[in-house]
RNA sequence: GCUGAUGUGGCUCAGUCGGUAGAGCAGUUCACUCGUAAUGAACAGGUCGGGGGUCCGAUUCCCCCCAUCAGCU
Numbered sequence: 001g002c003u004g005a006u007g008u009g010g011c012u013c014a015g016u017c018g019g020u021a022g023a024g025c026a027g028u029u030c031a032c033u034c035g036u037a038a039u040g041a042a043c044a045g046g047u048c049g050g051g052g053g054u055c056c057g058a059u060u061c062c063c064c065c066c067a068u069c070a071g072c073u
Stems, first nucleotide, its partner, number of pairs: 001072007010025004019056001027043005049065005
């Protein structure tokens, strides 16, 4: 330099033939217990890597860029 993959709450990941984003763990509160853990219930937490375009509408489609990983040279 070229090619491909990935980027979504604190962490690990779903979700994309375009229609107002979810789970598990972690966190907070409550219940339970002599107490802790476990368990149960509720709550909070996300400009979906950044910018632009298409569209009534974009996490999803198109373009550019950034980061990480892999391959080729």

This is a predicted structure of a 73-nucleotide RNA (transfer RNA) from a Clostridiales bacterium. Lineage of the source: Bacteria > Bacillati > Bacillota > Clostridia > Eubacteriales. Rfam family: tRNA. It is annotated as a transfer RNA. Its family is annotated with triplet codon-amino acid adaptor activity in the Gene Ontology. The coordinates come from a structure-prediction model, not an experiment, and the mean pLDDT is 81.